[in-house]
RNA sequence: AUCUUUAUCACGGAGAGUUUGAUCCUGGCUCAGGAUGAACGCUGGCGGCGUGCUUAAGACAUGCAAGUCGAACGGAGAGUUUGUAGCAAUACGAGCUCUUAGUGGCGAAUGGGUGAGUAACACGUAGGUGACCUACCCUGAAGUGUGGGAUAACAGUCCGAAAGGAUUGCUAAUACCGCAUGUGGUCCUGGAGGUUAGAGGCUCCAGGUCUAAAGCAGUAAUGCGCUUCAGGAGGGGCCUGCGGUCCAUCAGCUAGUUGGUAGGGUAAUGGCCUACCAAGGCAACGACGGAUAGGGGACCUGAGAGGGUGGCCCCCCACACUGGCACUGACACACGGGCCAGACUCCUACGGGAGGCAGCAGUCGGGAAUAUUGGUCAAUGGGCGAAAGCCUGAACCAGCAACGCCGCGUGCACGAUGAAGGCCUUCGGGUCGUAAAGUGCUUUUCGGGAGGAUGAGGAAGGACAGUACUCCCGGAAUAAGUCACGGCUAACUACGUGCCAGCAGCCGCGGUAAAACGUAGGUGACAAGCGUUAUCCGGAUUUACUGGGCGUAAAGCGCGUGCAGGCGGCUUGGCAAGUCGGGCAUGAAAUCUCCUGGCUUAACUGGGAGACGCUGUCCGAUACUGCUAGGCUUGAGGGCAGUAGAGGGUGGUGGAAUUCCGCAUGUAGUGGUGAAAUGCGUAGAUAUGCGGAGGAACACCAGUGGCGAAGGCGGCCACCUGGACUGCACCUGACGCUGAAGCGCGAAAGCUAGGGGAGCGAACGGGAUUAGAAACCCCGGUAGUCCUAGCUGUAAACGAUGUCGACUAGGUGUCGGCGCCUAAAAACCGUCGGUGCCGUAGCUAACGCAUUAAGUUGACCGCCUGGGGACUACGGCCGCAAGGCUAAAACUCAAAGGAAUUGACGGGGACCCGCACAAGCAGCGGAGCGUGUGGUUUAAUUCGAGGCUACGCGAAGAACCUUACCAGGGCUUGACAUGCAGGUAGUAGUGAAGCGAAAGCGGAACGACCCUUCGGGGAGCCUGCACAGGUGAUGCAUGGCUGUCGUCAGCUCGUGCCGUGAGGUGUUUGGUUAAGUCCACUAACGAGCGCAACCCUUAGCGCCAGUUACAAGUGUCUGGCGCGACUGCCGGUCUUAAGCCGGAGGAAGGUGGGGAUGACGUCAAGUCAGCAUGUCCCUUAUGCCCUGGGCUACACACACGCUACAAUGGCCAGUACAAUAGGGUGCGAAGCCGUGAGGCGGAGCCAAUCCUCAAAGCUGGUCUCAGUUCGGAUUGCAGGCUGCAACCCGCCUGCAUGAAGUCGGAGUUGCUAGUAACCGCAGGUCAGCUAUACUGCGGUGAAUACGUUCCCGGGUCUUGUACACACCGCCCGUCACGUCAUGGGAGCUGGCAACACCUGAAGCCGGUGAGCUAACCGCAAGGAGGCAGCCGUCGAAGGUGGGGCUGGUGACUGGGACGAAGUCGUAACAAGGUAGGUGUACCGGAAGGUGCGCCUGGAUCACCUCCUUU
Repeated sequence: AUCUUUAUCACGGAGAGUUUGAUCCUGGCUCAGGAUGAACGCUGGCGGCGUGCUUAAGACAUGCAAGUCGAACGGAGAGUUUGUAGCAAUACGAGCUCUUAGUGGCGAAUGGGUGAGUAACACGUAGGUGACCUACCCUGAAGUGUGGGAUAACAGUCCGAAAGGAUUGCUAAUACCGCAUGUGGUCCUGGAGGUUAGAGGCUCCAGGUCUAAAGCAGUAAUGCGCUUCAGGAGGGGCCUGCGGUCCAUCAGCUAGUUGGUAGGGUAAUGGCCUACCAAGGCAACGACGGAUAGGGGACCUGAGAGGGUGGCCCCCCACACUGGCACUGACACACGGGCCAGACUCCUACGGGAGGCAGCAGUCGGGAAUAUUGGUCAAUGGGCGAAAGCCUGAACCAGCAACGCCGCGUGCACGAUGAAGGCCUUCGGGUCGUAAAGUGCUUUUCGGGAGGAUGAGGAAGGACAGUACUCCCGGAAUAAGUCACGGCUAACUACGUGCCAGCAGCCGCGGUAAAACGUAGGUGACAAGCGUUAUCCGGAUUUACUGGGCGUAAAGCGCGUGCAGGCGGCUUGGCAAGUCGGGCAUGAAAUCUCCUGGCUUAACUGGGAGACGCUGUCCGAUACUGCUAGGCUUGAGGGCAGUAGAGGGUGGUGGAAUUCCGCAUGUAGUGGUGAAAUGCGUAGAUAUGCGGAGGAACACCAGUGGCGAAGGCGGCCACCUGGACUGCACCUGACGCUGAAGCGCGAAAGCUAGGGGAGCGAACGGGAUUAGAAACCCCGGUAGUCCUAGCUGUAAACGAUGUCGACUAGGUGUCGGCGCCUAAAAACCGUCGGUGCCGUAGCUAACGCAUUAAGUUGACCGCCUGGGGACUACGGCCGCAAGGCUAAAACUCAAAGGAAUUGACGGGGACCCGCACAAGCAGCGGAGCGUGUGGUUUAAUUCGAGGCUACGCGAAGAACCUUACCAGGGCUUGACAUGCAGGUAGUAGUGAAGCGAAAGCGGAACGACCCUUCGGGGAGCCUGCACAGGUGAUGCAUGGCUGUCGUCAGCUCGUGCCGUGAGGUGUUUGGUUAAGUCCACUAACGAGCGCAACCCUUAGCGCCAGUUACAAGUGUCUGGCGCGACUGCCGGUCUUAAGCCGGAGGAAGGUGGGGAUGACGUCAAGUCAGCAUGUCCCUUAUGCCCUGGGCUACACACACGCUACAAUGGCCAGUACAAUAGGGUGCGAAGCCGUGAGGCGGAGCCAAUCCUCAAAGCUGGUCUCAGUUCGGAUUGCAGGCUGCAACCCGCCUGCAUGAAGUCGGAGUUGCUAGUAACCGCAGGUCAGCUAUACUGCGGUGAAUACGUUCCCGGGUCUUGUACACACCGCCCGUCACGUCAUGGGAGCUGGCAACACCUGAAGCCGGUGAGCUAACCGCAAGGAGGCAGCCGUCGAAGGUGGGGCUGGUGACUGGGACGAAGUCGUAACAAGGUAGGUGUACCGGAAGGUGCGCCUGGAUCACCUCCUUU
C1' cells in the first nucleotide's frame, strides 16, 4: 500500500414531460413529495388530544371580566338580647350579630386582548451601570414620645330634565399637620485608605446641617401593623459591541445639528432641555429618503447549506376610538382612571350631558372563511383580609365545527348449479365473483339495564358527571365514500357526441370507429374521508458559500490611465489581531434527538440525558495570514551600447491621373447599357497635340510584412516627440498586479463657425426597367467627403475571446536583434521578442482551441440568469441638436436559442444520362365531322376519373334490356339465400277466359316427385317469426388490384470501425459501363432486394417428324429438339486491371431486335360502381317489378381523333404480292335476282383443308390548277338489314344536294430503322351499330443526330439554408377589424410626510398674585406658606399658502401584445434573385432604399501566400 473479516460510529443527495424529422447542448415552463389557523365540492359511524376572524386596529345592543378590608374610622339600616318609661303600640339607652354608602388602607401598572404603529438599542445575544430605582416578601439594627386643626358621610337650604353641583352646620381615624428623640440616613467642610484602563457619587474618621412613626384586635399572653437604616431576593430604568428587510431610477444629509462650558430636569447618564462659545457630525463598509414589517424562542421545508413563515404555547416590545397632556402612585403618562381637542354613537326639558369589547360571550358589517350572550371557582393561580371568606369570562370544564393529528369500527369463517342481474363478447364465452344468497360464529361499536371512580396532600367539600371505566342482556345488527384510469402516473372496455358539447397541471384531446369529452360496467389509489383551490419549501446545481457560467447558446466595459479597495517575491527577529487548542460562564422554559415512564395503543404527556453550531472571558500554541524592526535580488524600475518601424505632431516638396480653361488639328457623332434613352455635340463635341489652373489621393514597392493601448497609420524631405526590442548585468531594493468611481483617447456618419471644393456623391431632377419601381442600371447633382477650431462618444469599436503572472510535446514559415561559424558573407546550430499555420496531451455540447489556449492554475475587475414587450417608458445625468448613458413594469408565449445530423430545396458548383434540347420527318393548334370532358339546360340529362399520371378514360360496343337516373303504375319475408314454428293433398307445376300500358290481379282446366318400419317423413306451396335486399355513405377505416416517378440505378442489412449522440463508414475516391456493370484503391469485410442473366418471340444453321401445306421429289412451309455470340481471336490503347477503339470470321458483334419482368419507397394518387370488406344509414323503402322517358339535350370552351384542302393527286379500266386472327343457334362458297345495300340459295367447314377477294403499288386512259372530275359536311327522296320495337335514338345502299376548307397565330406533340410516314387486313365486344376508337397483322419504306451552351426530367458528389406539410417551403412591415395591458396628455380628483405663517385647548413649568386662605410664628396687628385669577414659553387640533412624493381618472394621442382562412407589396432565409449585417445620415405607403465607414456571422470562380504529403 492493497485485499478480506470483525466491531463501532455514521443513516444520507432518485427523477420525469415539453423546442427537433431525428441528435447533443443551453434554457425556461410543468409534474410527482411534504406542509397549512385554511376555504370550496361530494360524502360522513365513534372516541381521545389539540385548534378555530388570517378580512374592517370596522361599529357595537345586553350581561359579566377588580375588588376587598367593619380587626383603620364616624355614621346609617336590619335582627336580637337587655335596661328605663308605658297596659300596649311605642320612645329613650346599653350590649351582641349581620348588612353597608362614605372617610381611610392595599389592589386597581398584574392577569386577559390585539399587532395598528415601529427598520428603532424595538428585538436577540454578550456586556456595562464607579450614572440608578424598587410597594408587597425575607434577614438584621433601631424606634413607635407629645400635641393640633380640619373634613366626607350625615342634617338643612338651594340650582339642574339629567349628569351633577353650590352653600350652611356637626363629626372620627392607621386621613392631615406641628414639636421632640436620631440607631441610622442626607448635605457641607476637613483628613485617610485600598480598588480601577481611567475619572470617583466606594470605604473609614472628625465637625456641622437637615430628617421618623399609627394604631388595631385580644381579659391577657401575644399577634397584626407603623417609622428609619443596612442587606437579600425578585422586578425595573438607562448605556454599549455584534446580529437579522427591500429600493442607488433615494447620493449627498444635518441647526439642537456635532462638541464644549454653565444651569435646569430626572431615580439616574445624556442636547433630555435652556443660555453662551466653537464648527462640527454622518455617508459608497450605503448616510438621507422611500417602501414593507412588531422582534425572538421557534414552525414548515431541505441531504445539508439555505429558503419561507412568526397562527396556537413561552419571552420581550408597542397599542387601548384618533391626537395631545399631565395627575396619583413604589411602579403609569395608566384597556374596563382624569383633563382637553377631533370624529362617531346615544340621552335631552335644547340649557346641557353620556360613551369607548384590540377582556369573555354575543350583534351588525366586511369576507371564500372562523364557535356558546354555557357551567364552576372543585382544582391551579391572583387581589384583599388576622381569619371565615369575598372577588376572579385568569383558569378548569362543557357546547359547536372531520379544521388538524391519532386510534377504532362498518364484521369473521365456510360457501360454485361459478345463481339472478349488470357489462363486454370473436356468441364459444369472459367479468363483477366467494362477491351475494345460504350455513355457522363473534359483539369492538350500537341499544337497554346495573354498578361507578381517580382528580380532595388530615375531616367535609367535584363544575366536569351518573362522565371515564366495569358487568349483564339484545342482535350482523347502527355505520362507505371520494377521486382517478392518453403519457408523466397505478388503473380499459362499451355506448353517446362529432373542432359541437366539453376536458386540460404540462405535452395536448374532440372535425363519425375518442382507453383524453359525457354515461355505464370494470379497474386503480386513498379511506371517514376523498378531491379541488390558495400559499410556502423541495425537486431548481434555475442566483451556484457548499454548488454555475461569459469564442458561436444570455454574458468581456471600444481602449487606456488611475484614487479608494482587493491581492502580493526570498529571508531573520519580535507581537499574538486573524487562526488553532483547553478551561469557565452563558446560550430561560417549551420545542428537537435519544433513553425511560403514564393514559388499553397512539396522538398527547411526565422524568433524565444530549443538542442549541453563538457570544464573553482566562490560559496556552505561533506553522500560515497580519502588524512591526531589519536584510536580499529573481518581480518592477533605472543606466550604458545598439536596432527596426505606414507610431504621433508641424512645415515643406514631387510625379502620375481625373476635371476645368485657352489655343491648335479635325468632323459627326459621342456617351452609356442586357438593350436603350435622358445627357453632350455643326454655337464644332468625342478623339488628338501643346500650354495653364485647382483640389484630393499617393500606382509599382506591398508581404496572414511593420508600428500603435484601442480607434487607426502608407509618395519624398526636415524638425519636434511617444513606445518597443536586443546586448551588458552597472544602480535602486518589492518600489508590484488588478482596479468600483474619476480622468483621458476614441472609425464613419452627424453638429457649430470659418475656409476649400478636382473627383466621388445621401437628398433631389431626369432616363430606363417594371403590373407598379418611391430601388437595383444610366445621365446629372446638393450637403458631405478635404483643412482650421470646437462638439458628439457611438460601430459586427470582433479574435464576437478583460488585464497580469506561472506551468504544460513538438513541427514549420515569416519580421526585428544577438551569439556561434566565416577572410567577409550565406547557410547550419543556438537564443530573446513579435506575427501566422499544422498538430500531442488536455479541454469543449459540438464546431473547434491547443506555449499568441478556449489546457492546468493564482490575483483582481466587468458582465449573464427563458423569449417577446425592450439597445423601450418614466426618472436622473450628459449634449447646441441629432441623440447618448443608466434602465423597469403591466401584458404575453412554451418556447426562444447553440452546434452538429439526415433529407429536401437553391434564379450554388462539378460530373453524367434521357427524342430533353439541337439536327430532321410527319403532325396538332385554323375547317367539317366523330368521340370524350367542362359548362349550361333538364323531371332526369345516373355515377366515377381532374397537371404530367382525368378528358376515343371505367364503356371489348346506352333503341328496350344494359341502367345505377327521372315520371307514373304496382309488391312488402319480398326478384334471391338459410333457419325455426304452424298449416297444406287435386299439393307442387302448367295455366285458358276476363281487367290492365305492362307488372300484376284473377282463376276454368290439366297435373307430378323421393324415402318409408305404412304411422309418417322429405321436397314443394301457404302463413308467421328470424331475416333478405341496397350501384345508399365513407378509397381519409380497409383487402386486393392499378397508375406515376421509372426499367431510373438505386434501396438496405449483418459484423467491425468512427462519433456522447442523431448518424457515418461500407455505397466515398480514380477509371469504366446501359447499369451500385466491372476494376483499382480504401476501416472496412461480406450479404440481401434491384441491374444483368435465366423465360417467350424474332433473325441463321442442323436433326427429327411431317397432316389438311406440296400435282410428285428436293426445297419452301408447319411443329418439336438442338447448335450458334463468349470481347472467344488479332492489333492498338489503358494501371500487365476493368474496359474502350479497329479488324477478321460470321446469318447475327459487343445487352443483335422486340416482349414479359417494375427494388426500398413517394403521391392519405385511383377504385366501397368489378369483387371482397369494417362501421354507419334505409326496411310498405335508399329494397323489388313494370311502362315510358333520360344517359344521345346545346349559346359555348377544351382534349383526342377521322376526312380534307389536292396533280407525289382525283376518277376509270386492267393487273401483282401478305400476315395475324375468327367461325356450330357460327363462318357461309358456287350459281341466280337486284345499279346497290342485300335477297334466294345452300356446297364446304367443328377448320394449315371451307369461308378468304388485301390496299397502297404497277400498266394504260382522263382531268390541268379551278373551291375544281378537289373536298365531302348537310339535306331531300327511295330502299336494304338486325331486332318484340329503329319517333326521340341504329347501320348500310341508290339517286339528288353539294357546306367549311386553298396547308393553319401564339404555342405544341410523336419519332433514331424495318423506326417515322403512308397503305390496307383481321379480331374482341356484338341481335344490330353510331369503331374514324382499341388490340393486333402484314405491305411500301425514309431523313437526321455537329454536339450537350440552353429548356424539361433524372442520377452521383459537394456547398449554403431561418426549409422538414420539406421552395406550391419559410417569412417581414404598413393598412383595416376586434380584445387586452401600458406610456404621454389640457386637466380633474384623492392620499402621505414635511415646511412657512396665523389662531391656539388641556396641561406642566415660569412670572405675577391688590382677591381668597384651618393647622406654623405672633397677645394682637400681621407674617410665613398655600390657593384662585391673570400673564408668558412650549403645545394637540384647526386655518392659510407654496412646494414634494404617490395613487385614481381624462377628450385626444404613441407604440405594444394577442386574435383558422382581410388588403398591399416581397425585405430576410439558397449568391433569396442588388450577398447580408452594422453605427450614422437622408429619403420613402410598407417591408425598406441609398450615401459614408466597418464586420464575415457571404455563395461562386480565379489568383497570391501559408500548411500537409511526395
The RNA shown here (small-subunit ribosomal RNA) has 1510 nucleotides and comes from an uncultured Anaerolineales bacterium. It matches the Rfam family "Bacterial small subunit ribosomal RNA". Gene Ontology terms of the family: ribosome and structural constituent of ribosome. The prediction has a mean pLDDT of 84.